[in-house]
RNA sequence: GAUAAAGGCAAACUCAUUCGAAAGGUGAGGACGCAAAGCCACGGGUCUAAAGUUUAGUCUAUGACAGCCGGGUUGCCGAA
Numbered sequence: 001g002a003u004a005a006a007g008g009c010a011a012a013c014u015c016a017u018u019c020g021a022a023a024g025g026u027g028a029g030g031a032c033g034c035a036a037a038g039c040c041a042c043g044g045g046u047c048u049a050a051a052g053u054u055u056a057g058u059c060u061a062u063g064a065c066a067g068c069c070g071g072g073u074u075g076c077c078g079a080a
Base pairs, nucleotide, nucleotide: 001077008034009033013029014028015027016026017025019024032067038073039072040071042070043069044068045065046064047063052059
């Protein structure tokens, strides 16, 4: 970061799930899109609330989200 080339990933949704309390994850289908939409929970933010707590979903992350933002790190191509 291109009216380039070769490729890559896969949103919503559907089905499955002897993963999970849930959020979510995983697999198959499917493409909204993405120059890191590869990887990492370090900072902020968002989601869930089992356990604990509470008169009470009251409070709360040790759980989750990398396709919320920032940051770190690795990678393809090489026009202006």
This is a predicted structure of an 80-nucleotide RNA (c-di-GMP-I riboswitch aptamer) from a soil metagenome. Its mean pLDDT, the model's own confidence on a scale to 100, is 86. It matches the Rfam family "c-di-GMP-I riboswitch aptamer". About the family: GEMM was predicted in a large-scale screen for bacterial structured RNA regulatory elements. Gene Ontology term of the family: cyclic-di-GMP binding.